[in-house]
RNA sequence: GCCGAGGUGGCGGAAUUGGUAGACGCGCAUGGCUUAGGACCAUGUCCCGCAAGGGAUGGGGGUUCAAAUCCCCCCCUCGGCA
Numbered sequence: 001g002c003c004g005a006g007g008u009g010g011c012g013g014a015a016u017u018g019g020u021a022g023a024c025g026c027g028c029a030u031g032g033c034u035u036a037g038g039a040c041c042a043u044g045u046c047c048c049g050c051a052a053g054g055g056a057u058g059g060g061g062g063u064u065c066a067a068a069u070c071c072c073c074c075c076c077u078c079g080g081c082a
Base pairs, nucleotide, nucleotide: 001081002080003079004078005077006076007075010026011025012024019065027045028044029043030042031041032040046055047054048053058074059073060072061071062070
């Protein structure tokens, strides 16, 4: 340099004919249980805001009523070729 795959909360990882983003799990917080801890159980857990509401899928732009998803440019990671 060329080709391919990928980038989503603190972490792993869903959402694929474009139609509720924070599924589910881990972790964490509070409470219960326990002599205490672990395990287990319950509730909560993206961000800003008193609220109404707004924002968030690597960055920017485009298409669309509607984009994590489609198109373009760029950045980064992994694999292959040279």
Predicted 3D model of an 82-nucleotide RNA (transfer RNA) from candidate division CPR3 bacterium 4484_211. It matches the Rfam family "tRNA". The prediction has a mean pLDDT of 81.